Predicted 3D model of a 119-nucleotide RNA (SAM riboswitch aptamer (S box leader)) from Melghiribacillus thermohalophilus. Rfam family: SAM riboswitch aptamer (S box leader). From the family's description: The SAM riboswitch is found upstream of a number of genes which code for proteins involved in methionine or cysteine biosynthesis in Gram-positive bacteria. The coordinates come from a structure-prediction model, not an experiment, and the mean pLDDT is 84. Taxonomically the source falls in Melghiribacillus (Bacteria, Bacillati, Bacilli, Caryophanales). The sequence was found by an Rfam model in a public genome assembly.

RNA sequence: CUCUUAUCGAGAGAGGCGGAGGGACUGGCCCGAAGAAGCCCGGCAACCAUCAAGCAGCAGCGAGCUGUUUGAACGGUGCCAAAUCCUGCAAAGUCUAGGAUGACUUUGAGAGAUAAGGG
Numbered sequence: 001c002u003c004u005u006a007u008c009g010a011g012a013g014a015g016g017c018g019g020a021g022g023g024a025c026u027g028g029c030c031c032g033a034a035g036a037a038g039c040c041c042g043g044c045a046a047c048c049a050u051c052a053a054g055c056a057g058c059a060g061c062g063a064g065c066u067g068u069u070u071g072a073a074c075g076g077u078g079c080c081a082a083a084u085c086c087u088g089c090a091a092a093g094u095c096u097a098g099g100a101u102g103a104c105u106u107u108g109a110g111a112g113a114u115a116a117g118g119g
Stems, first nucleotide, its partner, number of pairs: 001119008013041001015040003021031003025088001027086002042080003047076002050072009084111001089108007
């Protein structure tokens, strides 16, 4: 960099350092000197790993193996404004209108993010 699968309306500090930016991109709309990014501490969560307990199956002398549910959270990542802040393509519906190329709602796709596995 790319492929596959899963998840993305919950959750997370009135702390230090730092100083102007940040929310992926587009268009919006926001956050920010009552201090942005970044770093540290702290926290959240539970994807992977680990541990404990229940249930089911396999094996069986026994040890054990697999699946699943719940819990824990020392390890590997991740995350800690707003739904992935909204939106970008398509379909359906509703409303306004002389007429939708307008407004709104829902669904799907796309894009993106994170994890685990593969190339």